The prediction has a mean pLDDT of 82. Transfer RNA from an archaeon, 71 nucleotides, folded computationally. The RNAcentral record of the sequence draws on ENA.
RNA sequence: GCGCCGAUGGUUUAAUGGUAGAAUUGGAGCUUGCCAAGCUUUAGACCCGAGUUCGAUUCUCGGUCGGCGCA
Numbered sequence: 001g002c003g004c005c006g007a008u009g010g011u012u013u014a015a016u017g018g019u020a021g022a023a024u025u026g027g028a029g030c031u032u033g034c035c036a037a038g039c040u041u042u043a044g045a046c047c048c049g050a051g052u053u054c055g056a057u058u059c060u061c062g063g064u065c066g067g068c069g070c071a
Base pairs, nucleotide, nucleotide: 001070002069003068004067005066006065007064010024011023012022013021018054025043026042027041028040029039030038047063048062049061050060051059
C1' cells in the first nucleotide's frame, strides 16, 4: 500500500428496514440472627459524517480505531 471482518450501557453479547433485548455491574427494597445466595424494582448503549427511505443499529459511500491475510 491492497483486500476481508468488526465497532451496541462500565464489561460481555443479541437484534437481515418499524418500541434497541439479555447477562453482568451500580442504586433501592424484600428475605436471613449475620454474611453469602435468591427475589422485586430502578439506572445505563447503537464509533463519526453524508446518502437512500415515510422510517436506518440494519442498506450505500467516506472517515477513525481494532483484528486477520497479501505484498